[in-house]
Context: one part of a larger RNA
RNA sequence: GGUUUAUAAUGAAUGACUUGGCAGACUAAAGGCGAUGAAGGACGUGGUAAGCUGCGAUAAGCUGCGGUAAGCUGCAAAUAAGCUUCGACCCGCAGAUGUCCGAAUGGGGGAACCCCACAGGGCUCAUACCUUGUGAUCCUAUACUGAAUACAUAGGUAUAGGAGGCGAUACCAGGUGAAUUGAAACAUCUAAGUAACCUGAGGAAAAGAAAACGAAUGUGAUUCUCUUAGUAGCGGCGAGCGAAGAGAGAACAGGCUAAACCAGUAAGCUUGCUUGCUGGGGUUGUGGGACCUUAAUGUGGUAUUGUUGUGGGAUAGCAGAAGUGUUUGGAAAAACACACCAAAGAAAGUGAGAGUCUUGUAUGCGAAAUUCCAUGACAGCCUAGAGGUAUCCCAAGUACUGCCGGGCACGGGAAAUCUGGCAGGAAUCUGGCCCGACCAUGGGCUAAGCCUAAAUACUCAGUCUGACCGAAAGUGUACAAGUACCGUGAGGGAAAGUUGAAAAGAACCCCGGGAGGGGAGUGAAAUAGAACCUGAAAUUAUAAACCU
Numbered sequence: 001g002g003u004u005u006a007u008a009a010u011g012a013a014u015g016a017c018u019u020g021g022c023a024g025a026c027u028a029a030a031g032g033c034g035a036u037g038a039a040g041g042a043c044g045u046g047g048u049a050a051g052c053u054g055c056g057a058u059a060a061g062c063u064g065c066g067g068u069a070a071g072c073u074g075c076a077a078a079u080a081a082g083c084u085u086c087g088a089c090c091c092g093c094a095g096a097u098g099u100c101c102g103a104a105u106g107g108g109g110g111a112a113c114c115c116c117a118c119a120g121g122g123c124u125c126a127u128a129c130c131u132u133g134u135g136a137u138c139c140u141a142u143a144c145u146g147a148a149u150a151c152a153u154a155g156g157u158a159u160a161g162g163a164g165g166c167g168a169u170a171c172c173a174g175g176u177g178a179a180u181u182g183a184a185a186c187a188u189c190u191a192a193g194u195a196a197c198c199u200g201a202g203g204a205a206a207a208g209a210a211a212a213c214g215a216a217u218g219u220g221a222u223u224c225u226c227u228u229a230g231u232a233g234c235g236g237c238g239a240g241c242g243a244a245g246a247g248a249g250a251a252c253a254g255g256c257u258a259a260a261c262c263a264g265u266a267a268g269c270u271u272g273c274u275u276g277c278u279g280g281g282g283u284u285g286u287g288g289g290a291c292c293u294u295a296a297u298g299u300g301g302u303a304u305u306g307u308u309g310u311g312g313g314a315u316a317g318c319a320g321a322a323g324u325g326u327u328u329g330g331a332a333a334a335a336c337a338c339a340c341c342a343a344a345g346a347a348a349g350u351g352a353g354a355g356u357c358u359u360g361u362a363u364g365c366g367a368a369a370u371u372c373c374a375u376g377a378c379a380g381c382c383u384a385g386a387g388g389u390a391u392c393c394c395a396a397g398u399a400c401u402g403c404c405g406g407g408c409a410c411g412g413g414a415a416a417u418c419u420g421g422c423a424g425g426a427a428u429c430u431g432g433c434c435c436g437a438c439c440a441u442g443g444g445c446u447a448a449g450c451c452u453a454a455a456u457a458c459u460c461a462g463u464c465u466g467a468c469c470g471a472a473a474g475u476g477u478a479c480a481a482g483u484a485c486c487g488u489g490a491g492g493g494a495a496a497g498u499u500g501a502a503a504a505g506a507a508c509c510c511c512g513g514g515a516g517g518g519g520a521g522u523g524a525a526a527u528a529g530a531a532c533c534u535g536a537a538a539u540u541a542u543a544a545a546c547c548u
Base pairs, nucleotide, nucleotide: 001547002546003545004544005543006542007541008540009539015533016498017497020469021468022466023465024464025463026462027461030459031458032166033165040101041100042099043056044055045054047079048078051075052074062095063094064093065092066091067090071083072082073081106115107114108113116135117134118133119132120131121130122129137163138162139161140160141159142158143157144156145155171202172200173199174198175197176196182189186236212219213218223250224249225248226247233241234240254451255450256449257395261280262279263278264277265276266275267274268273269272285429287394288393289392290391291388292387293386294385300382301381302380305379306378307377308376309375310374311373312372313371314370315369317365318364319363323338324337325336326335327334339356340355341345347359348358349357400424401423402422403421404420405419406418410436431446432445433444434443435442485492486491505532508519509518510517511516
């Protein structure tokens, strides 16, 4: 110096555990909150109080109503002082209070601060001071005022209503709109109308009751799924892009205006018309309506509103079966013995594996208050036929055409259909649009106004489940976690779980300045002693044997 063994130390793996996560399904009574001041904060608030939680100068709370119940004053010990069967604490519903900042809104401002006006109240002899309320902007409506400038208009003032901001980095619609990339380069093309940004909305949104599809003897709003089909097509015919009708399902629902005409009313003037407003009328493609004639006084509906009844839920809860003994053990739920319940042998806990110990479970029941759904009644609202004539109406800078774009699976193509800009610019049913250039024949439909549930998309939240994780995993966070810390800032962003059944957390003695240790004691165990379950390896020390 090394090897081996043993005993310790260090160290934290491993095993076991789970308070926390992850994923999916389900729930829908969730899908919003906000000037009645939100989300998020600052600062306060406890007898003692740093943090978290709760709350707001009424400050770990105040009031009412209901539930429950013998204990209670949060996490969280201790002490002090208290509350409570005259029902505390706790749980639910409804209310009160709710500083300051924040859309922040009286003005200002370097958020949580500063300064003011008016009106009321308190105090004062009176100021001062204290206190309550109001005072932002924009839009809409109404009223009153009111310039240049006569009428007027702009403007101003007041009142009433509304908006503003946040949110789940989700879902939806619209607007603007890339590049990496692929094409084995690259420019058309692709990625992709994606990402990103902006606007707006809802619990869904959007779409939607044929100027549709199509070619059958047809279908009959929209949306979604399967399929048609990687087909028909498009395409430097490259890379790639990529339908539709039919068929099968989910879900189903249809309505209201404009016009003609009539009545009323107001204004204008050419005095019998024009225009506006209100009400009636009317809503369609076997064309419909107005107009004229005739007929019925009742039928059906309700997506909207209110009242009320009934039923069922949500937000606290209640009842809820059945076991003892012996043995081992620190402890029985284990083993043994003999029983019992079961509409309950889901699960969790209890000093080790508990149907019968506790909480529960099956099952049954329950609401003063707030609220949801369904349904009934009433009120409200909506609602019809037949024939005739050919006078009137049937959505205009629209349809359509040209040029230039966009979008349709379709890259300008034979390029229809849809749509924006510019220019031109019709018809009213003997009208007009479409059927993939265009024409004919045939067929379908009725534009230029509006609304419309369901089937569909998503998930901040809750419940349940898991051949999901088990502390280097699973969320970044099982712990004071978006904390500590880093950064001027935008922003980045950790580590860190486990004594024991119970603190019974080691009185007392000894060494030591202390740290620490030795006794004693607790405990089943202290090599479970708080640097605390298990405690591997590297590494270190001591001892012994052996090798050199």
A computed fold for a 548-nucleotide part of an RNA from a bacterium, annotated as large-subunit ribosomal RNA, domain I. Rfam family: Bacterial large subunit ribosomal RNA. Its mean pLDDT, the model's own confidence on a scale to 100, is 81.